The part of an RNA shown here (small-subunit ribosomal RNA, 3' major domain) has 477 nucleotides and comes from a seawater metagenome. The full RNA is in RNAcentral, with records from SILVA. It matches the Rfam family "Bacterial small subunit ribosomal RNA".

[in-house]
Context: one part of a larger RNA
RNA sequence: UGACGGGGGCCCGCACAAGCGGUGGAUUAUGUGGUUUAAUUCGAUGCAACGCGAAGAACCUUACCUGGCCUUGACAUCCUGAUCCGGUCCUAGAGAUAGGACUCACCUCUUCGGAGGAGUCAGAGACAGGUGCUGCAUGGCUGUCGUCAGCUCGUGUCGUGAGAUGUUCGGUUAAGUCCGGCAACGAGCGCAACCCCUAUUACUAGUUGCCAUCAUUUAGUUGGGCACUUUAGUGAUACUGCCUGUGUUAAGCAGGAGGAAGGUGGGGAUGACGUCAAGUCCUCAUGGCCCUUAUGGCCAGGGCUACACACGUAAUACAAUGGUCGGUACAAUGGGUUGCGAAACCGUGAGGUGGAGCUAAUCUCAAAAAACCGACCUAAGUUCGGAUUGGAGUCUGCAACUCGACUCCAUGAAGUUGGAAUCGCUAGUAAUCGCGGAUCAGCAUGCCGCGGUGAAUACGUUCCCGGGCCUUGUACA
Numbered sequence: 001u002g003a004c005g006g007g008g009g010c011c012c013g014c015a016c017a018a019g020c021g022g023u024g025g026a027u028u029a030u031g032u033g034g035u036u037u038a039a040u041u042c043g044a045u046g047c048a049a050c051g052c053g054a055a056g057a058a059c060c061u062u063a064c065c066u067g068g069c070c071u072u073g074a075c076a077u078c079c080u081g082a083u084c085c086g087g088u089c090c091u092a093g094a095g096a097u098a099g100g101a102c103u104c105a106c107c108u109c110u111u112c113g114g115a116g117g118a119g120u121c122a123g124a125g126a127c128a129g130g131u132g133c134u135g136c137a138u139g140g141c142u143g144u145c146g147u148c149a150g151c152u153c154g155u156g157u158c159g160u161g162a163g164a165u166g167u168u169c170g171g172u173u174a175a176g177u178c179c180g181g182c183a184a185c186g187a188g189c190g191c192a193a194c195c196c197c198u199a200u201u202a203c204u205a206g207u208u209g210c211c212a213u214c215a216u217u218u219a220g221u222u223g224g225g226c227a228c229u230u231u232a233g234u235g236a237u238a239c240u241g242c243c244u245g246u247g248u249u250a251a252g253c254a255g256g257a258g259g260a261a262g263g264u265g266g267g268g269a270u271g272a273c274g275u276c277a278a279g280u281c282c283u284c285a286u287g288g289c290c291c292u293u294a295u296g297g298c299c300a301g302g303g304c305u306a307c308a309c310a311c312g313u314a315a316u317a318c319a320a321u322g323g324u325c326g327g328u329a330c331a332a333u334g335g336g337u338u339g340c341g342a343a344a345c346c347g348u349g350a351g352g353u354g355g356a357g358c359u360a361a362u363c364u365c366a367a368a369a370a371a372c373c374g375a376c377c378u379a380a381g382u383u384c385g386g387a388u389u390g391g392a393g394u395c396u397g398c399a400a401c402u403c404g405a406c407u408c409c410a411u412g413a414a415g416u417u418g419g420a421a422u423c424g425c426u427a428g429u430a431a432u433c434g435c436g437g438a439u440c441a442g443c444a445u446g447c448c449g450c451g452g453u454g455a456a457u458a459c460g461u462u463c464c465c466g467g468g469c470c471u472u473g474u475a476c477a
Base pairs, nucleotide, nucleotide: 001477002476003474004473005472007471008470009469010468011467012466013465015461016460019425020424021423022422023421026316027315028314029313030312031311032310033309034307035306042053043052064302065301066300067299068298069297070296073127077126078125079123080122081121082120083119086103087102088101089100090099091098092097106117107116108115109114129291130290132289133288134287138285139284140280141279142278143276145274150189151188152187153186154185155184156165157164158163169180170179171178195268196267197266198265200236201235202234203233204232205231206230209226210225211224214223215222239262242256243255244254245253246252318418322377323376324375325374326373327372334365335364336363339358340357344353345352346351384415389410390409391408392407393406394405395404431453432452433451434450435449436448437447
């Protein structure tokens, strides 16, 4: 100087407390461990691994296994020789591949002899190739402490020196934020602000959007209009600016006015010096090592989907604040031409036929659901719950056996609110309800977004956890 303390002081955080809803019990989904297996590819492992890499394993993906094949190789450059490339079909084979038939005949220059180039085939070797090892050789990227308020430097001063001072102290703040004081005076990286969205408003603009007034219509449908809503561009607005009190005449704090909004208005992006030899050589790049008729390459099939079990994360429930049936209303974000696909018709339904319109404020996906109104159910393993299984189908796709999703009929399991323990959340939040998107042929209870309905509680900081500052002890570095 740090680190540590079941030392002290001050302070903060959904850290506790006060509340609301969960997890832990059930079934299913999914990931992991373990076990099994020819293989169940690999990585991630306290917080910070475990619906993680994977925004989507039937083939492909695929890295694994079994079997069948190739060896200058699936891919790149160079050399030599030959030749046109390509397309269709047949045979053998699981295919890779092997054999055959037919057809076709590139570009530039040209002295018309040919030369060069692109492509293909054959050959030789230099080389290719490796998701092989090392993340403890690395770059890059990322997680975490933590959006915590810290981390440092120059000059000066003090100290023999390591170092100290500044950065401590008194107030204050979300903040090393600001004020005052002070052997310090300044500065940098962080904080804040500048950026984006949202909340209010003015102007500009008025189609595909909107409709107050006037006509018109089944319908903003048409004429008309751009007020309003809205869209999207430029501005304005909030600064403790004003008032009162308080405070050291300070920084600030408390209350009030005005205001759409008040003291950082709400949300996002933004992550200092560093820590964990944290994670990643399987995104990529890369040193070293290793393989080179194989640890490279091609193909078929299988596996990654196994299943006495254990754990994590979710979905659905156990019901009456509910279930079923009928009626009726109100969103937002988004996607769409190899696409979204309307009306109409067929089917109980998944879906099929159909093909209008739309490269989209125009057409379409599209029905929002909870809510509301009416009826039934009456406390039961039920009209709760839907697992499982049987049958029949639909769709995607060469192909749904291993191993897809969905529909209909039948079946109707566990489950009556969950031990010890444990998680999230402070407001348009929790809880609850549906909708969209990426990936994607198909496949979502996951992920990323969107809106609808919409709470309870916070006395307080003694305690648990984590963190910041000062101080103290130390046989630790």